[in-house]
Context: one part of a larger RNA
Molecule: small-subunit ribosomal RNA, 3' major domain
Organism: uncultured bacterium
RNA sequence: UGACGGGGGCCCGCACAAGCGGUGGAGCAUGUGGUUUAAUUCGAUGAUACGCGGGGAACCUUACCAGGGUUUGACAUACGAUGGAAUGGGAGAGAGAUUUUCCAGCCUUUCGGGGUCGUCGUACAGGUGCUGCAUGGCUGUCGUCAGCUCGUGUCGUGAGAUGUUGGGUUAAGUCCCGCAACGAGCGCAACCCCUGUUGCCAGUUGCCAGCAAGUAAAGUUGGGGACUCUGGUGAGACUGCCGGGGACAACUCGGAGGAAGGUGGGGAUGACGUCAAAUCAUCAUGCCCCUUAUGACCUGGGCUACACACGUGCUACAAUGGUUGGUACAAAGAGAAGCGAAGCGGUGACGUGGAGCAAACCUCAUAAAGCCAAUCUCAGUUCGGAUUGUAGGCUGCAACUCGCCUACAUGAAGUUGGAAUCGCUAGUAAUCGCGAAUCAGCAUGUCGCGGUGAAUGCGUUCCCGGGUCUUGUACA
Numbered sequence: 001u002g003a004c005g006g007g008g009g010c011c012c013g014c015a016c017a018a019g020c021g022g023u024g025g026a027g028c029a030u031g032u033g034g035u036u037u038a039a040u041u042c043g044a045u046g047a048u049a050c051g052c053g054g055g056g057a058a059c060c061u062u063a064c065c066a067g068g069g070u071u072u073g074a075c076a077u078a079c080g081a082u083g084g085a086a087u088g089g090g091a092g093a094g095a096g097a098u099u100u101u102c103c104a105g106c107c108u109u110u111c112g113g114g115g116u117c118g119u120c121g122u123a124c125a126g127g128u129g130c131u132g133c134a135u136g137g138c139u140g141u142c143g144u145c146a147g148c149u150c151g152u153g154u155c156g157u158g159a160g161a162u163g164u165u166g167g168g169u170u171a172a173g174u175c176c177c178g179c180a181a182c183g184a185g186c187g188c189a190a191c192c193c194c195u196g197u198u199g200c201c202a203g204u205u206g207c208c209a210g211c212a213a214g215u216a217a218a219g220u221u222g223g224g225g226a227c228u229c230u231g232g233u234g235a236g237a238c239u240g241c242c243g244g245g246g247a248c249a250a251c252u253c254g255g256a257g258g259a260a261g262g263u264g265g266g267g268a269u270g271a272c273g274u275c276a277a278a279u280c281a282u283c284a285u286g287c288c289c290c291u292u293a294u295g296a297c298c299u300g301g302g303c304u305a306c307a308c309a310c311g312u313g314c315u316a317c318a319a320u321g322g323u324u325g326g327u328a329c330a331a332a333g334a335g336a337a338g339c340g341a342a343g344c345g346g347u348g349a350c351g352u353g354g355a356g357c358a359a360a361c362c363u364c365a366u367a368a369a370g371c372c373a374a375u376c377u378c379a380g381u382u383c384g385g386a387u388u389g390u391a392g393g394c395u396g397c398a399a400c401u402c403g404c405c406u407a408c409a410u411g412a413a414g415u416u417g418g419a420a421u422c423g424c425u426a427g428u429a430a431u432c433g434c435g436a437a438u439c440a441g442c443a444u445g446u447c448g449c450g451g452u453g454a455a456u457g458c459g460u461u462c463c464c465g466g467g468u469c470u471u472g473u474a475c476a
Stems, first nucleotide, its partner, number of pairs: 001476002003473003007470007015460002019424005026315008034306002042053002064301005070295001073124001077123008102115001106113002126290002129288001131286001135284002137279001139277001140275001142273001147186006153162003166177003192267004197235007207224002211222003238261001241255005317417001321376007333364003338357002343352003383414001388409007430452007
């Protein structure tokens, strides 16, 4: 100087407390461990692995296994030599034999050159083989925590200290005051994006107040720019104003005005560093290793196994509910090998059909919870839907291993979950549906979107993590 302490002081955080809803019990989905296997490819393992590699595993993917076949190679560049119609077999990849001699499209001195595809030879290719403890890059974490440092000066023999400590204050090393310090840098904040109010400008594909036409109904039509909205440019919030407190400071408490008040709300943004943290399987790369194989190709299988254990989720156990009928209101997205309307067929999945749409125009597309009415009457039930059978639909060469969906039948566990444990402070939790990426098909996952919409917070004694000052230490 640090680190540590079941030392002390101060402070903060859904850390506790106060609340709300979960997990842990059940069934299923999914990941992991284990076991099994010819193979169940590899990586990730406290927090910081386990719906993780945003890996959309039927083939492909695919790296694994079995079998089959290949060796200048599936892929790149270069050189030399040499050649080119077809047929048969096989699960496929491919193999073998014979004959023949490519180019309509380039140049040409008509010899050939050039191009392309093979064959032979040589350099080489290739490796998801090893090492993340040789590395780059990228990432997690402490932590969006408020810290981490430097120059000069000063103090100290020196390691170092000071500044950065102290008194206040803040979300903040934020600011004020003081001070052997004076300044500065990286962080904080601000600048950026979305959102909340509004002026102006613009007015189609959006809108419809007034005017006219029109309908069963309808911005449907003429028209209009008022309104909504779209999107460009401005305004607006700064403790600016008033009062109290405070050192007359920084600031803080209350109030006014205001759409918004003290960082308005959300995002992006992650200092010096820590964990020899993660990744050589995104990519790049040193060294080592393989080179008729550890490369490359194909068919089939496996990654989907299953006594079990754990994590993350979905669906429930019901009446604040289930079922049936009627009826209302979104946002944000996507669309051309695409989205696919109306109509028609089917109980349905879906089929047919093909209007319109590179889309504020058309389509996906009925939002659902909600509201109105009827019924069920507390039951393992009209709760719950696992499992299983049959018949179908869709995608795709192909759904047996191993997809999703529909109808009918079947109708398991489950009556609110031990010890323990997680999330959340407001348009949040909870609950309800909608969309997108990936994608032929496959979503309870992920990333977004809106609808309905709470409870509690006395407070900091305690648990956990962190910051700061100080103290002890046989630790570095």